[in-house]
RNA sequence: CGCACACUCCGCCUUGCCGCUGCCCAGCAAUGGGGAGAGGAAAGUCUGGACAACACAGGGCACCGCUCUUCCUAACGGGAAGGGGGCAGUCUCGGAAGGGAAUGCCUACAGCCAGUGCCGCAGAAAGGGAUACCGCCGGUGCUUGCGCCGGUAAGGGUGAAAAGGUGGGGUAAGAGCCCACCAGUGCGGGCAGCAAUGUUCGCAGCUUGGUAAACCUAGCGGGUUGAAAUGCCAUGUAAACCAACGACGGUGCUGCGUGCAGUGCUGAGAGGGCGGCCCGCCCGAGUUGGAGGGUAGGCAGAUGGAGCCAGCCGGUGACGGUUGGUCUAGAUCAAUGGCAAGGGCCUCUUUGGAGGUACAGAAUCCGGCUUACAGGAGUGUGCGCUUU
Numbered sequence: 001c002g003c004a005c006a007c008u009c010c011g012c013c014u015u016g017c018c019g020c021u022g023c024c025c026a027g028c029a030a031u032g033g034g035g036a037g038a039g040g041a042a043a044g045u046c047u048g049g050a051c052a053a054c055a056c057a058g059g060g061c062a063c064c065g066c067u068c069u070u071c072c073u074a075a076c077g078g079g080a081a082g083g084g085g086g087c088a089g090u091c092u093c094g095g096a097a098g099g100g101a102a103u104g105c106c107u108a109c110a111g112c113c114a115g116u117g118c119c120g121c122a123g124a125a126a127g128g129g130a131u132a133c134c135g136c137c138g139g140u141g142c143u144u145g146c147g148c149c150g151g152u153a154a155g156g157g158u159g160a161a162a163a164g165g166u167g168g169g170g171u172a173a174g175a176g177c178c179c180a181c182c183a184g185u186g187c188g189g190g191c192a193g194c195a196a197u198g199u200u201c202g203c204a205g206c207u208u209g210g211u212a213a214a215c216c217u218a219g220c221g222g223g224u225u226g227a228a229a230u231g232c233c234a235u236g237u238a239a240a241c242c243a244a245c246g247a248c249g250g251u252g253c254u255g256c257g258u259g260c261a262g263u264g265c266u267g268a269g270a271g272g273g274c275g276g277c278c279c280g281c282c283c284g285a286g287u288u289g290g291a292g293g294g295u296a297g298g299c300a301g302a303u304g305g306a307g308c309c310a311g312c313c314g315g316u317g318a319c320g321g322u323u324g325g326u327c328u329a330g331a332u333c334a335a336u337g338g339c340a341a342g343g344g345c346c347u348c349u350u351u352g353g354a355g356g357u358a359c360a361g362a363a364u365c366c367g368g369c370u371u372a373c374a375g376g377a378g379u380g381u382g383c384g385c386u387u388u
Base pairs, nucleotide, nucleotide: 001384002383003382004381005380006379007378008377009376010375012343013342014341015340016339017338018337020037021036023034024033025032026031039359043370044369046368047367048366049365050364051226052225053224054223058279059278060277061276063222064221065220066219067218068082069081070080071079072078083109084107085106086105087104088103090101091100092099093098110217111216115215116214117211118210119209133156134155135152136151137150138149139148140147141146142145164182165181166180167179168178169177183207184206185204186203187202188201189200190199191198192197230300231299232298233297241290242289243288244287245286249266250265251264252263253262254261255260256259271283272282273281274280307326308325309324310323311322312321313320314319344357345356346355347354348353
C1' cells in the first nucleotide's frame, strides 16, 4: 500500500428569495421583529417497561412464554463475562483405535434408559435388543450342486443412521463371551470454581439409534386491554318505535280510591359478571338485534426525561457512581418544503464536460431486537506485496 473480516462512527455543506408548524417580544388590531423545527433507523410493531382504564371470593382444567451458569438492568425473549458442544485448517503424542495444544467461526444449549408418534428412497431388517439378503459354521436329504433345519452381526452389501472401537484369546463358526488399551454411560469419593463445569481416583461389561423450532414431561414465569387508553369542558339528542327471547307465583305488613301501590320473606327466572371452559359464587327485569334521532368542537394526556454531552473514579465487561455543562420538534388531516447560485464527495470521460449524492420520514414516552441503506472515515486482526 492492497484485499478480507469484526467492531464503531459520519451519512452532504453554505448563501439568497418565497412559503409552512409551534414558541417569545411589540402592537387595540392589521401587522412587524426574533428564535426553534425528523432519524440512525422516525420503519417492522417483534420484545420489555413507564403511564392509564377495567378486573382483583375460591377450586380445577386448559392457554401463552422462557430453558447451561453468574452478573448487568426499571424490566426483558436484550446485553456482558464465563462454561459446555460443533466445525475448520495447523502443530503434536500413539503401531492402531484414539488423545492433547493454541487459533478462528458457529451455537434457543433442560429431558427421547416417563410414555406415544414419526424415520422418504435404498435395504432382509429402521426399534426390538427383533430380524439372516450374500457369506461363514454345524446337522441333514438327495438328482454332488442345490434344497431343508439350526447357529452366527466377525466379513460383504443398503443407508444419513445397522449391535461401542483397536488388538489378542476363545470357538464348529462367531459374538464384551473373556482380557489389555481407548471412547462413552451410570454410581461413589477427593480437589478447583460463587456457579455452569473441569480434573482425578475407584466400582459396574453397563454400551441404552435419531427426532422435543413432534405431541409430551419437568422447572420457572404470566390479570386483560392499549394514547382510537383515559380525564374534563362545550354543543346536540328520542330511556320513544319494530322484532326475537324472557320470571313476575305464594305469603306477611302498611296505605288508601278495596284491588291496586309500596315494602319484607320465600320461590321461579331469560340473560349478565367472575380473563377461555367447568364447578362454584354473585347480580338479575330486562337482554340482543334492526331502523331512526343527535354530536363529530376544544383542553389535558403530550414531550424535562430510567434525558443528552464531557471529565474523573470503580469494574475483565455489560454497567454503576460522581462533578460540571446543557434544553434539543410537538402537528391533529396533520408543519419540517420549493426555487436559484456556489462548493464537497463518488463514477465515467473525447479533459471541454456529463451523470449521481442512499435508505427513509416523527405522532404518548423510554430500553432493546430485527430489517433497509449511495458514499465515506477510524480502530483491531489475518493474508499478500513493496521499501528499509
The prediction has a mean pLDDT of 76. The RNA shown here (Bacterial RNase P class A) has 388 nucleotides and comes from a Schleiferiaceae bacterium.